Predicted 3D model of a 72-nucleotide RNA (transfer RNA) from Rhizophlyctis rosea.
Its Rfam family is "tRNA".
RNAcentral holds the sequence, with entries from ENA.
Model confidence (mean pLDDT): 84 of 100.
Lineage of the source: Eukaryota > Opisthokonta > Fungi > Chytridiomycotina > Rhizophlyctis.

RNA sequence: GCCCGCUUGGCUAAGUGGCAAAGCGUCUGUCUUGUAAACAGAAGAUCGUGAGUUCGAUUCUCACAGUGGGCA
Numbered sequence: 001g002c003c004c005g006c007u008u009g010g011c012u013a014a015g016u017g018g019c020a021a022a023g024c025g026u027c028u029g030u031c032u033u034g035u036a037a038a039c040a041g042a043a044g045a046u047c048g049u050g051a052g053u054u055c056g057a058u059u060c061u062c063a064c065a066g067u068g069g070g071c072a
Stems, first nucleotide, its partner, number of pairs: 001071007010024003018055001026042005048064005
C1' cells in the first nucleotide's frame, strides 16, 4: 500500500427496516448478630463518528476513526 471482519450500558453479548433482549456487575429492599449467598425490584445504551437511501435505519449504501486478521 491492497483486501476482509468487527465496533450495541461498566464487561460479555442478542437483535438483518417499525423507538434494543439477556447474563454478569452496580444500586435499593427482604432475609442475617453482621457479611456473603438466595429472593424481589430499580437505574444504566441518542447502537464508534459523519453523510446518503427510506414514511421510518442498530439493521441497507458511502466516507472517516478505532481494532483484529490476510497478502505484498